[in-house]
RNA sequence: UUUGAUAAAGGCAAACUCGGGGUAACCUGAGGACGCAAAGCGACAGCCGCGACAGAUAUGUCGGGGGGCUGCGUUGCCAAAG
Numbered sequence: 001u002u003u004g005a006u007a008a009a010g011g012c013a014a015a016c017u018c019g020g021g022g023u024a025a026c027c028u029g030a031g032g033a034c035g036c037a038a039a040g041c042g043a044c045a046g047c048c049g050c051g052a053c054a055g056a057u058a059u060g061u062c063g064g065g066g067g068g069c070u071g072c073g074u075u076g077c078c079a080a081a082g
Stems, first nucleotide, its partner, number of pairs: 001081004011036002016031006034068001040074003044071003047066002050063005
């Protein structure tokens, strides 16, 4: 530097359940593992939900949520090959 296996050290943890928070999207603690080589971090662009307001609809504005959706930025473990 490249790659990621049916190997290996270590890690994360979907659905669901229970407790707490939120109008909601959803968040959070515990249990639990479907999966994950960045399923670490950021939230810049796109994207997907939610709320309020305006609007006949379409849609727009504002606020908020996700990132385990895509791109991007940044940091990093193990192994193999060079």